[in-house]
RNA sequence: GAGGCGGGCCGGACGGUCGCUCCCACGGGAGAGGAAAGUCCGGGCACCAAAGGGCAAGGCACUCGUUAAGAGCGAGGCUGCCGGCCGGAGACGGCCGACGGACGGAAAGUGCCACAGAAAGGACACCGCCGCCCGUCCGCGGGCGGCAAGGGUGAAAAAGUGCGGUAAGAGCGCACUGUCUGCGACGGCGACGCCGCGGACCGGCAAACCCUGCCUGGUGCAAGACCAAUACGGGAACGGGACCGGCCCGGUCUGCUAUCGUUCCCGGGUGGGUCGCUUGAGGCGCACGGGCAACCCUGCGUCCAGAUGAAUGACCGUCGCCUGCGCAAGCAGGUACAGAACCCGGCUUACAGGCCCGCCUCAGUU
Numbered sequence: 001g002a003g004g005c006g007g008g009c010c011g012g013a014c015g016g017u018c019g020c021u022c023c024c025a026c027g028g029g030a031g032a033g034g035a036a037a038g039u040c041c042g043g044g045c046a047c048c049a050a051a052g053g054g055c056a057a058g059g060c061a062c063u064c065g066u067u068a069a070g071a072g073c074g075a076g077g078c079u080g081c082c083g084g085c086c087g088g089a090g091a092c093g094g095c096c097g098a099c100g101g102a103c104g105g106a107a108a109g110u111g112c113c114a115c116a117g118a119a120a121g122g123a124c125a126c127c128g129c130c131g132c133c134c135g136u137c138c139g140c141g142g143g144c145g146g147c148a149a150g151g152g153u154g155a156a157a158a159a160g161u162g163c164g165g166u167a168a169g170a171g172c173g174c175a176c177u178g179u180c181u182g183c184g185a186c187g188g189c190g191a192c193g194c195c196g197c198g199g200a201c202c203g204g205c206a207a208a209c210c211c212u213g214c215c216u217g218g219u220g221c222a223a224g225a226c227c228a229a230u231a232c233g234g235g236a237a238c239g240g241g242a243c244c245g246g247c248c249c250g251g252u253c254u255g256c257u258a259u260c261g262u263u264c265c266c267g268g269g270u271g272g273g274u275c276g277c278u279u280g281a282g283g284c285g286c287a288c289g290g291g292c293a294a295c296c297c298u299g300c301g302u303c304c305a306g307a308u309g310a311a312u313g314a315c316c317g318u319c320g321c322c323u324g325c326g327c328a329a330g331c332a333g334g335u336a337c338a339g340a341a342c343c344c345g346g347c348u349u350a351c352a353g354g355c356c357c358g359c360c361u362c363a364g365u366u
Stems, first nucleotide, its partner, number of pairs: 001362010012319007020031005033337001037348002040346005045220004057216005062076005077103001078101003082097006104211002109209002111205003126151002128147008159177006178201007186193002224275004232267009245257003282304001283302005289296002320335006
């Protein structure tokens, strides 16, 4: 210098003109994001429901920490695979690094294990090895029995290495190794590690049912609270009550009521409006301190969008970046993903271009 992988950050700048929303009150101030997105987890808040316990249903699942909380994050344990170094005859072990792991239980029960293969659950002999017998064209073939070492199938075949043993073999025996496990001692808050003495080695699957432990009431700001036009329902007062209907029963002039009008009060409440609404477990900046870290404590500074057919825009100029053209001056085009809607903490997804850090490979120089 080029390429790749991982992590973190930024994500156009300045000025002018005309507009929009909110606030202070008449001149100013503030005005989208790192994801405002998906709505996948977790909380705040609101209303509804609710004696207690159990069942059902759903979720979570190595340990400790962090937090308001979590399926988030940090640290650690164990494990798988890869790379490097070291030890060993070997099985294998030790150390370092990177990446991954829904990582409780398969000695409670039930179920499943495709294809291939001889055999896949309490299984098995295709090739093969060995013994005996028979045949033979002396290459070998057939039958009966023994075996599971080697080959082969598979995701998985009753641990592995070596020695002994044997007709051939086999944990058949021994030593070592690996996995799981019981008891005891030690270290660690713990997962677990390590040491000693034993035991087992006939599998796997619980993102199969299931068992164990822990957690969980429902709906979401269109939650919810308040004001309330018109119309409607109930009531009171005053006035009319001609016509039609009812009652008193005949009032010389016309009684009461139904009903109509006006005013007022009450009711639920549509259209509409106000609140909830943005000051909150806050965010951001700086500093001190605790912690490996996630994160936390303290102090100082700063109020940092609140719309509701729903503001955050349009145009112009200068500059930056990218692409194309041009010898050049310059010219033309483009400038990502996207966009608040009750508020926060996470996760995931989208993203032109740029910056920083670490590691790996290649090339060059010293």
Overview: RNAcentral holds the sequence, with entries from ENA. This is a predicted structure of a 366-nucleotide RNA (Bacterial RNase P class A) from a bacterium. The prediction has a mean pLDDT of 78. It matches the Rfam family "Bacterial RNase P class A". It is annotated as a ribozyme.